[in-house]
Context: one part of a larger RNA
C1' cells in the first nucleotide's frame, strides 16, 4: 500500500403515518347584549400547548351516557363517582385588562367618578327611546389606478381596467320583466355554461385586441308605484288621556293583454294582503345491528398451516402479541330527537280575474335629440358613459331597426321602484383519491409563523419510529464518579438499552492475509 473480517461513526434505503395536497358535497356571516384579535392570570406540585376567566383545565339545568374519572402528560401526593361522576349535545351563569373601545388620558395602566365619546333619527328636550362604527379566507359591486413587458428601438397601441389603493354589502353579490332582438319568418325578463368564433369588427391595419344574434343546456316568476278618477274615508307614538303627520294630498283606484270615466253584462279561477302551515330529503347527536374465538401443528404471541363449521341487505375499513366476514369497534340495514328544508308547497279569509260599446281624461323634462370636448368599447360615421352649450313631442305621439335624411313596414313605450332559482368563492364541516410519504407533502406530521434574524416593514428554519407489554436493567464488582464498564436479570430479540425499527456509502480503529 491492497484485500478480507470484526466493530465504531454516519445516516441513506425499505416499511410505517395523529400531517398535508386536490376534488366533490354541505354550510356560510360576527359586533356597543362589546366582536375578530391580543395581554395578564388560572392547576396541590405547572415552564410550554390546550381549556377557562377572580365562580378562572371550570359553575347550574335538561337530554344522552355509563363505571370509571381528575386535558396533552403514563409521576408523587390527595381527591371525586350508583344521591349516577367522566364524556357528548343543547340552554343558561360567570366572563379581569387592552382592543371599533366609547367619561378623560395612556397599549394592556392611571385618573376621575356614573359620562352612549362622536355622528344620526325620534323626542315628553331627560342621552328618554333607538341606530351607526369594527372584523371576516376568497368570492361580488362601485370609485381611483400603475409599471416591468410586447411591439425584436419607441410615442398611439399592448401589458390592463391587470397589480395595487379606497369604499359598500351578502351568504352570495350584481343583473332582471324590453323605448329588447330579429327580418318579411318569428322570439319573448335576467344570469351562467357549451357553441357560434379567434368569426364580424377594431388596430403606427404593426404588435395585437375581439363580440352579438342564433342554437344546445341549467334554472324558471313575476310584481309594485307616479298620473288620470275619488277627496280625509288615512298613518305614527301612547296602557290611556293626549299629541304628531297630512289639501305642497294620508288613503282608495291603477300600471300595458293599457288604465281612468260613462253605460251594459258576467261572477269570484289571476294578482296582492292577512292567517294557519307540511313532507320527501340532508347533515348532526343517540340507539339497535348476523355469524367459531372448535381441534391439531409451528411460534414469545395465531389473525398463519391442516381439519371441521357459520353469517351475509353486513367479504368497506380499523384494532387486537404475525395475514381475522364470524374476538373488538364498526359496516349493510333500521329507529328516535332537535335543527335545516321553510314560514316554502299547500289550505282558509279578504281583494277581484274577465266580456262588449262609448268617451278622448292619464301614462315619469333640463329628459330624448343635436353641437363640441373627453373616457370607454369589437362597435367601425353604426358601443356605452360623461362635461359644456342648446333643447323637443304628448299617443293622430315618441323611440329603435349598425352612415345621414324622407315615406312605408316591423318591433317597443325611456326619463320611477322591487324580485326567488339556476352560476362565484372556501375561513369552516363531512366524504373521497391510479396525489405526497418526513430533503416529499402546506413554511409548519414535532414548542411553527415557534426558535432565530432585522430599528422596522418583514424574513423565517430544523427536529417523526424502543418493545406485544416498561417487563425502561434489582443486587454485586471496577472506577474520583449521577461518566463508563463488568457480572447478572427482563424480554422471542438488548448488534430492540431511552435521538433505542431497518442501519447502505464516504470514513475510523483493531485483527488476519498478500506485496514491499
Nucleotide at each position: 500500500c491492497c484485500a478480507g473480517c470484526u466493530g465504531g461513526u454516519g445516516a441513506a434505503u425499505g416499511g410505517c403515518u395523529c400531517g398535508g395536497c386536490u376534488c366533490g358535497a354541505g354550510a356560510g356571516c360576527c359586533g356597543a347584549c362589546g366582536a375578530c384579535g391580543g395581554a395578564c392570570g388560572u392547576g396541590c406540585c405547572a415552564a410550554g400547548c390546550u381549556g377557562c376567566g377572580a365562580u378562572a383545565a371550570g359553575c347550574u339545568c335538561g337530554a344522552g351516557g355509563g363505571a370509571c374519572c381528575c386535558g396533552c402528560a403514563u409521576g408523587g401526593a390527595g381527591g371525586g363517582a350508583a344521591c349516577g361522576a367522566a364524556c357528548u349535545c343543547g340552554a343558561g351563569a360567570u366572563u379581569u385588562c387592552c382592543g371599533a373601545a366609547u367619561a378623560g388620558g395612556a397599549a394592556u395602566c392611571c385618573c376621575a367618578u356614573u359620562a352612549c365619546a362622536a355622528u344620526u333619527g325620534c323626542u315628553u328636550c331627560g342621552c328618554g327611546c333607538a341606530a351607526u362604527a369594527g372584523g371576516g379566507a376568497a368570492c361580488u359591486c362601485c370609485c381611483c389606478g400603475a409599471a416591468u413587458u410586447g411591439a425584436a428601438a419607441c410615442a398611439u397601441c399592448u401589458c390592463a381596467g391587470u397589480a395595487g389603493g379606497g369604499g359598500a354589502a351578502g351568504g352570495a353579490a350584481g343583473a332582471g320583466a324590453a323605448c329588447g332582438c330579429a327580418a318579411u319568418a318569428g322570439c319573448g325578463a335576467u344570469g351562467u355554461c357549451g357553441u357560434u368564433a379567434g368569426u364580424a369588427a377594431c388596430c403606427g391595419c404593426g404588435a395585437g385586441u375581439g363580440a352579438c344574434c342564433g342554437c344546445g343546456a341549467c334554472a324558471c316568476a313575476g310584481u309594485c308605484c307616479a298620473a288620470a278618477c275619488c277627496g280625509a274615508a288615512g298613518c305614527c307614538c301612547u296602557c290611556a288621556c293626549g299629541g304628531g303627520c297630512a289639501a305642497u294630498g294620508u288613503g282608495g283606484u291603477g300600471u300595458g293583454u293599457g288604465g281612468g270615466c260613462u253605460g251594459a253584462c258576467u261572477c269570484u279561477c289571476a294578482u296582492c294582503g292577512c292567517g294557519a302551515g307540511a313532507a320527501c330529503c340532508c347533515g348532526c347527536a343517540u340507539u339497535c345491528g348476523a355469524a367459531g374465538u372448535c381441534u391439531c401443528c409451528u411460534g414469545g404471541a395465531a389473525c398463519g398451516g391442516a381439519g371441521c363449521g357459520u353469517g351475509a341487505g353486513a367479504c368497506a375499513g380499523g384494532g387486537u402479541g404475525a395475514u381475522a366476514a364470524c374476538c373488538c369497534c364498526g359496516u349493510a340495514g333500521a329507529a328516535u330527537g332537535a335543527g335545516g328544508a321553510a314560514g316554502u308547497a299547500u289550505c282558509g279569509c279578504g281583494u277581484g280575474c274577465g266580456u262588449c260599446a262609448g268617451u278622448a281624461c292619464c301614462c315619469g323634462a333640463g329628459u330624448a335629440g343635436c353641437a363640441g370636448g373627453g373616457a370607454u368599447c369589437g362597435g367601425a360615421u353604426a358601443u356605452u358613459c360623461u362635461c359644456u352649450g342648446u333643447g323637443a313631442a304628448c299617443g293622430a305621439c315618441u323611440c329603435a331597426g349598425g352612415c345621414a335624411u324622407c315615406c312605408c313596414c316591423u318591433g317597443a313605450g325611456a326619463a320611477g321602484a322591487c324580485u326567488a332559482a339556476a352560476c362565484a368563492c372556501u375561513c369552516c364541516u363531512c366524504g373521497a383519491g391510479a396525489c405526497c410519504g418526513a430533503u416529499a407533502g402546506c413554511g409548519a406530521a414535532c414548542a411553527a409563523g415557534u426558535a432565530g434574524c432585522g430599528u422596522g416593514a418583514g424574513c423565517g428554519a430544523a427536529c417523526g419510529c424502543u418493545g406485544a407489554a416498561a417487563a425502561g436493567c434489582a443486587c454485586c464488582c471496577c472506577g474520583a464518579g449521577a461518566a463508563g464498564g463488568g457480572c447478572g436479570g427482563u424480554g422471542c430479540a438488548a448488534u430492540a438499552g431511552g435521538g433505542c425499527c431497518u442501519g447502505a456509502a464516504a470514513u475510523c480503529a483493531g485483527c488476519u492475509g498478500g506485496c514491499g

Description: A computed fold for a 516-nucleotide part of an RNA from Haloparvum sedimenti, annotated as large-subunit ribosomal RNA, domain I. Rfam family: Archaeal large subunit ribosomal RNA. It was read from a public genome assembly.